[in-house]
Molecule: small-subunit ribosomal RNA
Organism: uncultured prokaryote
RNA sequence: AUUAGAGUUUGAUCCUGGCUCAGAUUGAACGCUGGCGGCAGGCCUAACACAUGCAAGUCGAGCGAGAACGUUACUUCGGUAGCUAUUAAAGCGGCGGACGGGUGAGUAACGCGUGGGAAUCUACCUAGUAGUGGGGGACAACAGUUGGAAACGACUGCUAAUACCGCAUACGUCCCCUAAGGGAGAAAGCAGGGGAUCUUCGGACCUUGUGCUACUAGAUGAGCCCGCGUUGGAUUAGUUUGUUGGUGGGGUAAUGGCCUACCAAGACUACGAUCCAUAGCUGGUCUGAGAGGAUGAUCAGCCACAUUGGGACUGAGACACGGCCCAAACUCCUACGGGAGGCAGCAGUGGGGAAUAUUGCACAAUGGGCGAAAGCCUGAUGCAGCCAUACCGCGUGUGUGAAGAAGGCUUUCGGGUUGUAAAGCACUUUCAGUGGGGAGGAAGGAGUUGUAGUUAAUACCUGCAACUAUUGACGUUACCCACAGAAGAAGCACCGGCUAACUCCGUGCCAGCAGCCGCGGUAAUACGGAGGGUGCAAGCGUUAAUCGGAAUUACUGGGCGUAAAGCGCGCGUAGGCGGCUUAUUAAGCCAGAUGUGAAAGCCCCGGGCUCAACCUGGGAACUGCAUUUGGAACUGAUUCGCUAGAGUACAGUAGAGGGUGGUGGAAUUUCCAGUCUAGCGGUGAAAUGCGUAGAUAUCGGAAGGAACACCAGUGGCGAAGGCGACUGUCUGGGCUGAUACUGACGCUGAGGUGCGAAAGCGUGGGGAGCAAACAGGAUUAGAUACCCUGGUAGUCCACGCCGUAAACGAUGUCUACUAGCCGUUGGGAGCCUUGAGCUCUUAGUGGCGCAGCUAACGCACUAAGUAGACCGCCUGGGGAGUACGGUCGCAAGAUUAAAACUCAAAUGAAUUGACGGGGGCUCACACAAGCGGUGGAGCAUGUGGCUUAAUUCGAAGCAACGCGAAGAACCUUACCUGGUCUUGACAUCCUACGAACUUACUAGAGAUAGUUUGGUGCCUUCGGGAACGUAGUGACAGGUGCUGCAUGGCUGUCGUCAGCUCGUGUUGUGAAAUGUUGGGUUAAGUCCCGUAACGAGCGCAACCCUUAUCCUUAUUUGCCAGCACAUAAUGGUGGGAACUCUAGGGAGACUGCCGGUGACAAACCGGAGGAAGGUGGGGACGACGUCAAGUCAUCAUGGCCCUUACGACCAGGGCUACACACGUGCUACAAUGGACGGUACAGAGGGUUGCCAAGCCGCGAGGUGGAGCUAAUCCCAUAAAACCGUUCGUAGUCCGGAUUGGAGUCUGCAACUCGACUCCAUGAAGUCGGAAUCGCUAGUAAUCGUGAAUCAGAAUGUCACGGUGAAUACGUUCCCGGGCCUUGUACACACCGCCCGUCACACCAUGGGAGUGGAUUGCAAAAGAAGUGGCUAGUCUAACCUUCGGGAGGACGGUCACCACUUUGUGAUUCAUGACUGGGGUGAAGUCGGAACAAGGUACCCGUAAUC
Repeated sequence: AUUAGAGUUUGAUCCUGGCUCAGAUUGAACGCUGGCGGCAGGCCUAACACAUGCAAGUCGAGCGAGAACGUUACUUCGGUAGCUAUUAAAGCGGCGGACGGGUGAGUAACGCGUGGGAAUCUACCUAGUAGUGGGGGACAACAGUUGGAAACGACUGCUAAUACCGCAUACGUCCCCUAAGGGAGAAAGCAGGGGAUCUUCGGACCUUGUGCUACUAGAUGAGCCCGCGUUGGAUUAGUUUGUUGGUGGGGUAAUGGCCUACCAAGACUACGAUCCAUAGCUGGUCUGAGAGGAUGAUCAGCCACAUUGGGACUGAGACACGGCCCAAACUCCUACGGGAGGCAGCAGUGGGGAAUAUUGCACAAUGGGCGAAAGCCUGAUGCAGCCAUACCGCGUGUGUGAAGAAGGCUUUCGGGUUGUAAAGCACUUUCAGUGGGGAGGAAGGAGUUGUAGUUAAUACCUGCAACUAUUGACGUUACCCACAGAAGAAGCACCGGCUAACUCCGUGCCAGCAGCCGCGGUAAUACGGAGGGUGCAAGCGUUAAUCGGAAUUACUGGGCGUAAAGCGCGCGUAGGCGGCUUAUUAAGCCAGAUGUGAAAGCCCCGGGCUCAACCUGGGAACUGCAUUUGGAACUGAUUCGCUAGAGUACAGUAGAGGGUGGUGGAAUUUCCAGUCUAGCGGUGAAAUGCGUAGAUAUCGGAAGGAACACCAGUGGCGAAGGCGACUGUCUGGGCUGAUACUGACGCUGAGGUGCGAAAGCGUGGGGAGCAAACAGGAUUAGAUACCCUGGUAGUCCACGCCGUAAACGAUGUCUACUAGCCGUUGGGAGCCUUGAGCUCUUAGUGGCGCAGCUAACGCACUAAGUAGACCGCCUGGGGAGUACGGUCGCAAGAUUAAAACUCAAAUGAAUUGACGGGGGCUCACACAAGCGGUGGAGCAUGUGGCUUAAUUCGAAGCAACGCGAAGAACCUUACCUGGUCUUGACAUCCUACGAACUUACUAGAGAUAGUUUGGUGCCUUCGGGAACGUAGUGACAGGUGCUGCAUGGCUGUCGUCAGCUCGUGUUGUGAAAUGUUGGGUUAAGUCCCGUAACGAGCGCAACCCUUAUCCUUAUUUGCCAGCACAUAAUGGUGGGAACUCUAGGGAGACUGCCGGUGACAAACCGGAGGAAGGUGGGGACGACGUCAAGUCAUCAUGGCCCUUACGACCAGGGCUACACACGUGCUACAAUGGACGGUACAGAGGGUUGCCAAGCCGCGAGGUGGAGCUAAUCCCAUAAAACCGUUCGUAGUCCGGAUUGGAGUCUGCAACUCGACUCCAUGAAGUCGGAAUCGCUAGUAAUCGUGAAUCAGAAUGUCACGGUGAAUACGUUCCCGGGCCUUGUACACACCGCCCGUCACACCAUGGGAGUGGAUUGCAAAAGAAGUGGCUAGUCUAACCUUCGGGAGGACGGUCACCACUUUGUGAUUCAUGACUGGGGUGAAGUCGGAACAAGGUACCCGUAAUC
């Protein structure tokens, strides 16, 4: 000093695991915006090409010469000479151009970093020692001639020096060396001053200063060597011939194969050589808690480079950015003969690019070069300009101000919000602006004077001091003062979650957004706009990039049973690790000291700019390296020993351990022979096949191959794979026991090596059964399958390969430790009661279980616990265990093993559901047993379809279809055609007029329009008001228009199924579980028992209605037993209250009683009694929820839409159509019947706009009539089947009644489209209905009639009522549906689920590919510029020597060696491209199938082979 998480896989959960976000940062760029200042930074790309200017010169105190200007002298007036500034330009000479400045191409290297080392050089500088004598010959400049367009030369001649060369000298130095000595080898002058002396008047000489020469030492700088560190790739494993070393020689400043000759054969490498790719390195910078990771702009150190490649020269230093030579490319000039150039210096231009500045000022300061100095030069540097590029600071006002203004937005219309915000009032003036003042950066240098040193000297020179005039690019500087006025100064992003911040409008899976999850399909806080808000602020966002979060490569700090991950198993090399003990050592280790770790930076403490950024002083730190002094516990090394690890010997012991030889029986098959006869075989059912040429079956015999029943066991053995009849032989390992021996000999194990199921391959055998491929038969839509009949490789043996498996305990090997209980195999010990005994122990092998561990499941002394040692392996899913390359293999293939691209998941375990052609239990008219239907006919009715101007709309498996509709001729009516209205047919408000209302006529299809008659009402406070009508104005009305997927309400359905939940507690990390499961029982989660549960709620049941029995009360309109009256007869009457009925109240049924079963329970079975018996029958009643089920057209309602129309009115039409299909019904097909005649018995309803009696008329529908009835009174209203007779006689009929013709009745304004009924006539299909399918369990089915609602009229429908009145249920195997428990699951939109592959289409990346083009590179050659070195018969030649002939030396030329460019051949690597082709990925609702997930309908999976 210091550690934060979140979103996203699921219906939910916990893990694993990836993706994404919040942070910091940048040489940044882009978008929008932009006031000021300080401080820093600014081509990251093309080491691409460059116009123009500048960036390295200087010295006259080294030298010769010297214009122009000025001046002096002389002058023949042409000029000459001198002087001045030692001038300009140039030359010789010296020093410097090797620094400074730029860039990062190359370089994986002693290049860099760090620490050491010895065999070196070092100009200028410092210190010291010794010198500095005397000569000579040239060459520039210059002059002349001459070549060239130019650049630039050539020849002849003159000349100086600190240029060059000898000679002399030699303290040092170097060489030889006999250590006495010998040899070799230097130099240069210049400037100032000057008293003597000399002088050729130049000077000599003296002195000061400065040079020069030789040497020594230092300092500085440089060269060389070594240890350690320094990117990725092994799909780069071997590399190397000057290579490694030695000797001699050469070369260098110096060591060295640096070079050369010879000799030896070495050297490097798995601790990664070589090769390939990438890269300047470091101090540092960014990030991070740190360890790390990333990076190497600016500043600083080192290196490398200067258009590309090669080379040397000069020099102290270079193989030289602004030098030279050569080659190459490019550019420019040219008179075509030749020449010139190098911005990776500063500016600047073009180009490239997302992108990076001025052709500025100054040498005032700092520094550098030259010079004695003044000074000159300096694109180093100091400054300025441009850029919000970064960091830091300041400002854009402050206070007050509620009528909470206006405007905006919103609204539940009240308001809220913008918002003290504004306006208004009162203040202030930073910054910018204007004016004025004004530091510091300046030190020096020059001149004068003084003084000190030096000296012979008061000269000169040098030091110090004083004085004088001076030196500033920046600069209109910083800073200060004054003036005026709120005056000139705010944007950007965001507002679904992560993540601070919400509303309206528009849009309507469109337009668009998006970092991840994801938004958008008509109510979008997610798009676009607005208002409001949030965050930051002269900036804000986006993009790119790095670190972080990421413990997601885990050293700190992860894992491997099932999530990714233990090699199939051994042996063993290197390596890693290693028992007890003695001594020594000091490599590791620990401590101290010394040196170093540049500065800057970071950190701490101070200081300076008003603060800060920034600058600056000091400290700390730099965790490192080296040296040294100590220590000795531990590790290592050496060493004396030990026996607990390991091993050997001995005695036993069990075993499918392995190799090899022999033997055996059962069975299958084949063959031979016998018997027998028509089938056998096979299947879900069949067929192919075999069989009268005798099968199958049966008996006897023979052959041959393969495998070894029972024993047999979570038994045994083995390292694993694996091993099973018996037996001989060879052989490995384990275990037990007791003793002896060795003395750590051990563990693990990269490479390596061996073994290694099945399938497969090679060669040769063998071949009974089985059996890929194949053939046939079935199945099927198809069936290249599953099933069947055959059948070849193969399976077997020998030898040789292959080397893989779900090679699994999905669990590497070894060691130690850590509760128990129960089995089992082998061995041993003890005890007795001697047994099929008990106890203990050891080596295996199993089950359960504690602690502990685990995401959970689970593991648990056979660990997945606690620790140690070593090895292997993993890092999201897919692409892919694939491609390419390598290795192995005969092949098949194995092994090693990527990337592009793509997705936001993929996975594990567990939970709740749902589902299963899973299991168990159970219920239900679910099946079965029965009865009657539908499906066939005709008709009715509904639907689809078709048609139409319209055939209004809705309902759609069950759960739409005689449904909404309990009733379409008009109306209804929503549809269509036509005609009309526009505040409207309907509501409220306002104004005006008028009572309201009403009669009649005309036109019209009517709505409507026009005319017309009557009428003046009610209340009143006398103002008016209420109701109604007409007109007008606008608010509004209106909509059966859309959305049932925005809704309320209501309803259907699972289902009257028995379920659905909660509180508390407990268990589990959690989702959740428990309760609610279990054993019984029930119609029931009904009840009982058990129980980590205890209770409770909604459901069930009961309470309600009705029905069945009785009692009681009541008695009219109902009833009539008894008593009367009356009648032809009748409760008709008096009366009665017994009975029936009616309708009030009660009783009754509760498993209450008995017996049995059951667990002593709940309950069940049987019985008694009873009208009724086990919820008596029926009804109402429908839990949590499911189906986005149905309904916006019952109603209500959000939003949207229409408003002279999608509203309203009217007439007519349509909803009634009709090739057809389906549903629901009616009537039938007849004799259990039809027809005719006679006769009997209900219940429940309805009735005043009504039911309608009697009577009369009509064949009848009906008409007439009018009594009664507001109903236990009257009416509808005869119930029908039944029963008693007659007839028909099995036929399309005396069945059936459709259809059609005619005539009518009734309702209604009106029966044409389009009503019902009646009569007469007509008399269709139909003779019991294929596949299939429906209802019903008792007063039920079936059958018979009756009534009601709706309604003017119009039922075969619906609802209700009674009459007659069955059959059957063994039972739960099966079909459909439901409930509970359990199981599997890859499903959760929940099986109508999920999901795989080919094919077709589009796009993307990639492999192969005849090749093609480029780049790099190896080898073998060719080639040979410049240059250096060697040699040299040629040519030339000032200094030195000379015997004067020449020589020495040099230059040129020639030649040899090395060598750059370049060329050829042949390889390797790599990049790009390529007709065609392979697979892969992604795509909208394509095609074909249906492989996987459930027993997925043939369990799935792994390896291998074959086939389509």